[in-house]
Context: one part of a larger RNA
RNA sequence: UGACGGGGGCCCGCACAAGCAGUGGAUUAUGUGGUUUAAUUCGAAGCAACGCGAAGAACCUUACCAGGUCUUGACAUCCCGUGCAUAGCAUAGAGAUAUGUGAAGCCCUUCGGGGCACGGAGACAGGUGGUGCAUGGUUGUCGUCAGCUCGUGUCGUGAGAUGUUGGGUUAAGUCCCGCAACGAGCGCAACCCUUACUGUUAGUUGCUACGCAAGAGCACUCUAAUGGGACUGCCGUUGACAAAACGGAGGAAGGUGGGGAUGACGUCAAAUCAUCAUGCCCUUUAUGACCUGGGCUACACACGUAAUACAAUGGCGCUAAAACAGAGGGAAGCGAAGCCGCGAGGCGGAGCAAAUCCCGAAAAAGCGUCUCAGUUCGGAUCGCAGGCUGCGACCCGCCUGCGUGAAGUCGGAAUUGCUAGUAAUCGCGGAUCAGCAUGCCGCGGUGAAUACGUUCCCGGGCCUUGUACA
Numbered sequence: 001u002g003a004c005g006g007g008g009g010c011c012c013g014c015a016c017a018a019g020c021a022g023u024g025g026a027u028u029a030u031g032u033g034g035u036u037u038a039a040u041u042c043g044a045a046g047c048a049a050c051g052c053g054a055a056g057a058a059c060c061u062u063a064c065c066a067g068g069u070c071u072u073g074a075c076a077u078c079c080c081g082u083g084c085a086u087a088g089c090a091u092a093g094a095g096a097u098a099u100g101u102g103a104a105g106c107c108c109u110u111c112g113g114g115g116c117a118c119g120g121a122g123a124c125a126g127g128u129g130g131u132g133c134a135u136g137g138u139u140g141u142c143g144u145c146a147g148c149u150c151g152u153g154u155c156g157u158g159a160g161a162u163g164u165u166g167g168g169u170u171a172a173g174u175c176c177c178g179c180a181a182c183g184a185g186c187g188c189a190a191c192c193c194u195u196a197c198u199g200u201u202a203g204u205u206g207c208u209a210c211g212c213a214a215g216a217g218c219a220c221u222c223u224a225a226u227g228g229g230a231c232u233g234c235c236g237u238u239g240a241c242a243a244a245a246c247g248g249a250g251g252a253a254g255g256u257g258g259g260g261a262u263g264a265c266g267u268c269a270a271a272u273c274a275u276c277a278u279g280c281c282c283u284u285u286a287u288g289a290c291c292u293g294g295g296c297u298a299c300a301c302a303c304g305u306a307a308u309a310c311a312a313u314g315g316c317g318c319u320a321a322a323a324c325a326g327a328g329g330g331a332a333g334c335g336a337a338g339c340c341g342c343g344a345g346g347c348g349g350a351g352c353a354a355a356u357c358c359c360g361a362a363a364a365a366g367c368g369u370c371u372c373a374g375u376u377c378g379g380a381u382c383g384c385a386g387g388c389u390g391c392g393a394c395c396c397g398c399c400u401g402c403g404u405g406a407a408g409u410c411g412g413a414a415u416u417g418c419u420a421g422u423a424a425u426c427g428c429g430g431a432u433c434a435g436c437a438u439g440c441c442g443c444g445g446u447g448a449a450u451a452c453g454u455u456c457c458c459g460g461g462c463c464u465u466g467u468a469c470a
Base pairs, nucleotide, nucleotide: 001470002469003467004466005465007464008463009462010461011460012459013458015454016453019418020417021416022415023414026308027307028306029305030304031303032302033301034299035298042053043052064294065293066292067291068290069289070288073124077123078122079120080119081118082117083116088101089100090099091098092097106115107114108113126283127282129281130280131279135277136276137272138271139270140268142266147186148185149184150183151182152181153162154161155160166177167176168175192260193259194258195257197228198227199226200225201224202223203222206218207217208216231254234248235247236246237245238244310411314370315369316368317367318366328359329358330357333352334351338347339346340345377408382403383402384401385400386399387398388397424446425445426444427443428442429441430440
């Protein structure tokens, strides 16, 4: 100087407390461990691994296993030779591939050559093989915590100190005052995006002063560009005549208005050689490459994360005039009307590269019934019959109808999230994607309770003290 203390002081955080809803019990989905297996590819491991890499394993993917094959190779450059081939068809085969047949017959050219394909020789290719403890890059975490440093000066023999400590204040090393310090940098804040109010400009595909349409218009809604607006600016009180705090006015908004992006110096030899790049090592008729099938989907069990429930604030039926979103996506696409089917879906094909057309229907609302039951709760599991995608749904997809109707009556010890348009609850969209979503990322609808307080648990910041630690 740090680090540590079941030392002290001050302060903060959904850290506790006060509340609400959960998890832990059930079934299912999914990830992991374990076990099994020919293989169940690999990585991730307290917080900070475990619906994680994977924004989508039937083949492919795929890295794993079995079998069948290749060896200048599936891919790149160089050299030589040829202009053959390739496509198509037939046969064999699980296919890779092999054999045969083979239409048209190489393309460009400055005639030097170049491109493409095949054959050959070797230099070499190749490796999701190892090492993240050799690395770059990227990322997590402490933590959006308020800290981390430097120049000059001063003090100290020196390591170092000072500044950065102190008195107040703040979300903040934020600001004020003081001070052997005076300044500065990286962080904080602001500048950026979005949301809440509004002026101006613009006005189609949007909007309408209307019975409907056309016409007309841009007032309104809205769209999207540019401005304004909030600054403790004003008033009062407190304060040290400061910074600031509290209350008030005006205002759409008030003290950082709400949300996002933004992550200092560093810590964990944290994660990643399987995104990529890369040193070294290893491999080279195999640890490379191709193919078919299988596996990654196994199942006594254990854990994590979720979905659905256990019901009456509910289930079911009806909705006959039926009510109200936002944000997205669409051309090998979205697919309307109409018709068929109980339905999944099929036929159909209008319109739309989309403020125009389509996905599209929002759901929680209202009325009736059920009357506390393992039920008109719950829907697992299984049987049958179908639909869709796709070369192909046996291993191993999703959906529909009929039947079947398991556990489950609110969950032990323990434990999680959340302070407001939040929690809870309700539906909608998108990426990936042929198909497949209870996951992920977004969107809006309805919409709470509680916070006395900081003694205690956890994490963190500053000062100080002790130390057998560095």
Background
Small-subunit ribosomal RNA, 3' major domain from an uncultured bacterium, 470 nucleotides, folded computationally. Model confidence (mean pLDDT): 80 of 100.